[in-house]
Context: one part of a larger RNA
Molecule: large-subunit ribosomal RNA, domain I
Organism: Pediococcus pentosaceus
RNA sequence: GGCGCAUGGUGAAUGCCUUGGUACUAGGAGCCGAUGAAGGACGGGACUAACACCGAUAUGCCUCGGGGAGCUGUAAGUAAGCUUUGAUCCGGGGAUUUCCGAAUGGGGCAACCCAAUAGUUUUAAUCGACUAUUAUCCGCAUCUGAAUACAUAGGAUGUGUGAAGGUAAACGUGGGGAACUGAAACAUCUCAGUACCCGCAGGAACAGAAAGAAAAUUCGAUUCCCUGAGUAGCGGCGAGCGAAACGGGAAGAGCCCAAACCAGGAAGCUUGCUUCCUGGGGUUGUAGGACUGAACAUUUGAGUUACCAAAGAACUUGAUAGCUGAAGAAUCUGGGAAGAUUCGCCAAAGAGGGUGAUAGCCCCGUAAGUUAAAUCAAGUUCUCUCAGUUCAGGAUCCUGAGUACGGCGGAGCACGUGAAAUUCCGUCGGAAUCCGGGAGGACCAUCUCCCAAGGCUAAAUACUACCUAGUGACCGAUAGUGAACCAGUACCGUGAGGGAAAGGUGAAAAGCACCCCGGAAGGGGAGUGAAAUAGUUCCUGAAACCAUGUGCCU
Numbered sequence: 001g002g003c004g005c006a007u008g009g010u011g012a013a014u015g016c017c018u019u020g021g022u023a024c025u026a027g028g029a030g031c032c033g034a035u036g037a038a039g040g041a042c043g044g045g046a047c048u049a050a051c052a053c054c055g056a057u058a059u060g061c062c063u064c065g066g067g068g069a070g071c072u073g074u075a076a077g078u079a080a081g082c083u084u085u086g087a088u089c090c091g092g093g094g095a096u097u098u099c100c101g102a103a104u105g106g107g108g109c110a111a112c113c114c115a116a117u118a119g120u121u122u123u124a125a126u127c128g129a130c131u132a133u134u135a136u137c138c139g140c141a142u143c144u145g146a147a148u149a150c151a152u153a154g155g156a157u158g159u160g161u162g163a164a165g166g167u168a169a170a171c172g173u174g175g176g177g178a179a180c181u182g183a184a185a186c187a188u189c190u191c192a193g194u195a196c197c198c199g200c201a202g203g204a205a206c207a208g209a210a211a212g213a214a215a216a217u218u219c220g221a222u223u224c225c226c227u228g229a230g231u232a233g234c235g236g237c238g239a240g241c242g243a244a245a246c247g248g249g250a251a252g253a254g255c256c257c258a259a260a261c262c263a264g265g266a267a268g269c270u271u272g273c274u275u276c277c278u279g280g281g282g283u284u285g286u287a288g289g290a291c292u293g294a295a296c297a298u299u300u301g302a303g304u305u306a307c308c309a310a311a312g313a314a315c316u317u318g319a320u321a322g323c324u325g326a327a328g329a330a331u332c333u334g335g336g337a338a339g340a341u342u343c344g345c346c347a348a349a350g351a352g353g354g355u356g357a358u359a360g361c362c363c364c365g366u367a368a369g370u371u372a373a374a375u376c377a378a379g380u381u382c383u384c385u386c387a388g389u390u391c392a393g394g395a396u397c398c399u400g401a402g403u404a405c406g407g408c409g410g411a412g413c414a415c416g417u418g419a420a421a422u423u424c425c426g427u428c429g430g431a432a433u434c435c436g437g438g439a440g441g442a443c444c445a446u447c448u449c450c451c452a453a454g455g456c457u458a459a460a461u462a463c464u465a466c467c468u469a470g471u472g473a474c475c476g477a478u479a480g481u482g483a484a485c486c487a488g489u490a491c492c493g494u495g496a497g498g499g500a501a502a503g504g505u506g507a508a509a510a511g512c513a514c515c516c517c518g519g520a521a522g523g524g525g526a527g528u529g530a531a532a533u534a535g536u537u538c539c540u541g542a543a544a545c546c547a548u549g550u551g552c553c554u
Stems, first nucleotide, its partner, number of pairs: 001553009015539001016504002020475002022472007029464002031166002039100003042055003046078002050074002052059001061094006070082003105114003115134007136163002138160007171202001172200005182189001186236001212219002223250004233241002254456003257400001261280009285434001287399004291393006300387004311383010322370003328343005344361002346350001352364003405429007415441001436451005491498002511538001514525004
């Protein structure tokens, strides 16, 4: 030096564990904000750096309930206190809530600086201190008020739980809107109206009560699912794109204006008309309504977040704390019994967790019952509130106009201009008025269906940041969230932004008094403990790597 064996060191794999994740299920909730949000800064403890909690009333204040013996958070210490005259703790309601932040008195390099007005307070008087108000826009009201006579613009004051800002990186709707890619190249096309940007919401949104779908003895708002169907079609007829009705289900709900006409009021002037406002009336296609005439009527129906409409009471159920809640002992092993043995018991409870090893009967619970002063949600009932209906006549009037529609240019419809209907936009034209008008995929006729150019509308549907309960042939610390641990932290970057590592003593700290060596670190005894090769990065403790001892070979 090599190869073995043994014993150690280093090292952290592996095993076991789980406080954390992850994917879902059911129910709830689906917004907060000028009454100052979300998010922060700075403070508050006897000692206090951090987290958590709170706000100069600062580790808390008041009150109403629950609860019943300890309490002063994490946090183990000391001190000083509180508490059966009911503390700590849990829940409902309230008070306080510095400064920044939409930030809003003005400014500003966020958490700072500087004011005005009115009042209070202090002082002998100044100085000072404190409280309230003071941004902009919009609506409404009042008062004013230029060029410019009336006026108007403008201004001032008051008033409004008006707006602003945040968010759940989800879902919706509207306005804009790519490219890579595919077409085996590429230009129409595709990717795709996707990604992304912007506006605006709501708990859902959008849509919605036929100028519909259709073609039979038709149906009867919308939405969503299944089917129809990868069909009919569209397409450099390439790549690809791709319906609808019928049928079966979920849900189910219908209404209000404009106008004609009537009444009242106001304005304008041409002095009998026009316009405007308010109330009544009225809302449809078998045309309806106004209008004229007639008949019957106070019963019935509906309702507070659809319709037209405002308020209260009682009760029920649920939510936000809780409460009751059965039944086991001995012996043995062991550090420890829940294990083994023997003999029992409960069960509407043998879900689960904990307890010194594996517990139905030890503890928390579980099954089953039960409970609310206060606040909230849903529902029922009552008070209450709202509402006339039908028939006949067919003379007159009304029934949404720069609209429908057409030309040209585009877009969207599964449909790329095509024979291209239907829908929307730009531009130029531009109707009819119930003997009317639109549609039925160019267009025309017949026939059929419907009534545009105003509006509202629950449910079935989409989603889950959040709350509660639960589940997993999901993970188990290089996994699972980036984050099981004081993590969006440390750290990096001017910045936008990027972004870690890091879990485990023991049943209990019983965390090694005391002695010895050493300056200390550390170690040797002693002691604790079942175990200290469990001694604080401490369970297990593999390998690489490094030693010590020893055997063999050289």